[in-house]
RNA sequence: AAAGUCUGACAGACAAUCGCUGGCGGCCUCGGCCGCGAGAGGAAAGUCCGGGCUCCACAGGGCAGGAUGCUGGAUAACGUCCAGUCGGCGCGAGCCGAAGGAUAGUGCCACAGAAAUGGACCGCCGAUGGCGGGCGCCUUGCGCGCCGGCACAGGCAAGGGUGGAACCGUGGUGUAAGAGACCACGAGCGGCGUUGGCGACAACGCGGCUGGUAAACCCCAUCUGGAGCAAGACCUAAGAGAACGCAGAAGCUUCGGCUUCAGUCCUUGCCCGGGGCGCGUUCGGGUUGGUCGCUUGAGCCUGUCAGCAAUGGCAGGCCUAGAUAGAUGAUUGUCGCUUGACAGUGGGAGGGUCGUUCCCGUUCGGACCACGAAGAGCACAGAACCCGGCUUACGGCAGACUUUCCGC
Numbered sequence: 001a002a003a004g005u006c007u008g009a010c011a012g013a014c015a016a017u018c019g020c021u022g023g024c025g026g027c028c029u030c031g032g033c034c035g036c037g038a039g040a041g042g043a044a045a046g047u048c049c050g051g052g053c054u055c056c057a058c059a060g061g062g063c064a065g066g067a068u069g070c071u072g073g074a075u076a077a078c079g080u081c082c083a084g085u086c087g088g089c090g091c092g093a094g095c096c097g098a099a100g101g102a103u104a105g106u107g108c109c110a111c112a113g114a115a116a117u118g119g120a121c122c123g124c125c126g127a128u129g130g131c132g133g134g135c136g137c138c139u140u141g142c143g144c145g146c147c148g149g150c151a152c153a154g155g156c157a158a159g160g161g162u163g164g165a166a167c168c169g170u171g172g173u174g175u176a177a178g179a180g181a182c183c184a185c186g187a188g189c190g191g192c193g194u195u196g197g198c199g200a201c202a203a204c205g206c207g208g209c210u211g212g213u214a215a216a217c218c219c220c221a222u223c224u225g226g227a228g229c230a231a232g233a234c235c236u237a238a239g240a241g242a243a244c245g246c247a248g249a250a251g252c253u254u255c256g257g258c259u260u261c262a263g264u265c266c267u268u269g270c271c272c273g274g275g276g277c278g279c280g281u282u283c284g285g286g287u288u289g290g291u292c293g294c295u296u297g298a299g300c301c302u303g304u305c306a307g308c309a310a311u312g313g314c315a316g317g318c319c320u321a322g323a324u325a326g327a328u329g330a331u332u333g334u335c336g337c338u339u340g341a342c343a344g345u346g347g348g349a350g351g352g353u354c355g356u357u358c359c360c361g362u363u364c365g366g367a368c369c370a371c372g373a374a375g376a377g378c379a380c381a382g383a384a385c386c387c388g389g390c391u392u393a394c395g396g397c398a399g400a401c402u403u404u405c406c407g408c
Base pairs, nucleotide, nucleotide: 001404002403003402004401005400006399007398008397010395012335013334014333015332016331017330018329020039021038023036024035025034026033027032028031041380045391046390048389049388050387051386052385053228054227055226056225065224066223067222068221069220070084071083072082073081074080085099086097087096088095089094100219101218105217106216107213108212109211121160122159123156124155125154128153129152130150131149133147134146135145136144137143138141168186169185170184171183172182173181187210188209189208191206192205193204194203195202196201232292233291234290235289241283242282243281244280245279246278248261249260250259251258252257263277264276265275266274267273299318300317301316302315303314304313305312306311336378337377338376339375344371345370346369347368350360351359352358
């Protein structure tokens, strides 16, 4: 100088004015005004996982279903985190892992191929048996022995070929030919023993087995009731409903009621006039509206101790949104950062570097240093019961580390 890896913190700042939502205090004409103080995030997002909380269900146990799946630890809990083991990737810093069981059982393995776990296409053999041939022997027979032929029965799976994968690989012994059939070495898997480790596991030894696939069914182990703040609790207007009580006088009647007066309500306080109507008390669920749930909590900050760490203990301090169709905003000013800017102005013989023989620069076009205008820009994104995680979106900054190249 270039290319990377990991970690951390931040998320423009301040002021004024005008607004919005809670809290506290004060005033009064009682629903308004004034003052003080507070007011989004690292992801508030996706709603994926876990928990608190609430209601419903539930004697206990099991099945089914679902989730998880190396070990130890952390935690309220987790599928999260930390530290490790094993495997994979990377030269490396580091990163990734759906990482139990294929020796419980079943299934599947396209195409090709004989065969994808009990198979034979080419091929090898044909010892044994069979069918021909030749020679020899004597007991002359359906005889015995030897030699050679056929490839008929049959044996084999070494080699060829197919495939991602062919019954563990290589070499040897053996055989008619062959084969873990046997031997040596080696690979993998699980078992036993010894040593180390809490453990996953590692090293060594012994004997056993040998295709892959569980992100196929399945087996094993552990966990697991359901719904969710529109959970849920309380108060409640009007209207419909139910029960009880009271319903005056007169007339008509087809006995259901109707009409008039009286009563009551509205119409401006009263009268007239007009219009409406059975009245009162109690009960009860839901609607509407309101209150609570609701923000003091596995809380935050600082210090210290224990621990490799995640995290936990102790001490001190702090209170830090609570809206309900959803407040947390807008404008202006000043400053900060980036760009503008390999524009420009001024300085300048040196600068970079631990240092250098290296790099840049020293005539006019100048390395480096300082200043540097207008304008533009300062990402992703907005709480809705709360908390712990994961994932996704996104801006620049700082630190540690790795690899390569150059100079010493």